Model confidence (mean pLDDT): 78 of 100. Guanidine-I riboswitch aptamer from a Rhodospirillales bacterium, 106 nucleotides, folded computationally. Taxonomically the source falls in Rhodospirillales (Bacteria, Pseudomonadati, Pseudomonadota, Alphaproteobacteria). Its Rfam family is "Guanidine-I riboswitch aptamer". Rfam's curators write: This family represents a conserved RNA structure found upstream of the ykkC and yxkD genes in Bacillus subtilis and related genes in other bacteria. It was read from a public genome assembly, where an Rfam model found it.

RNA sequence: GUAAUGGGUAUCUAGGGUUCCGGUCCGUUCAGGAUGUCUGGUCCGAGAGAUGCCAUCCACGAGCGCGCCGCUGGUGGACACACGGCGGGAUAAAAGCCCGGGAGAU
Numbered sequence: 001g002u003a004a005u006g007g008g009u010a011u012c013u014a015g016g017g018u019u020c021c022g023g024u025c026c027g028u029u030c031a032g033g034a035u036g037u038c039u040g041g042u043c044c045g046a047g048a049g050a051u052g053c054c055a056u057c058c059a060c061g062a063g064c065g066c067g068c069c070g071c072u073g074g075u076g077g078a079c080a081c082a083c084g085g086c087g088g089g090a091u092a093a094a095a096g097c098c099c100g101g102g103a104g105a106u
């Protein structure tokens, strides 16, 4: 200096804001308005957070198939590591969401 990458999904959590609900304030016959510098419910939500399931891989043994191989299902096991902007994007809005295991660093 260069190259490569281990998938998907569900429920949650850290975290996040403000459409809706609730709270608070103003106003008021009623309607309504402001406020997220309101703990909250709904909501969003992690590659580098948790758990489950599927997929994938390995071993063993079983059945089937004209067979040193393939298919089916079973049991057990593996599924690691991971520092990270600025900026931009979506939604009502923001974010550890998406761009992104990107740029960069080591």
Stems, first nucleotide, its partner, number of pairs: 007054006015044002020041002022038001023035004056078005062072004081101001083104001087099003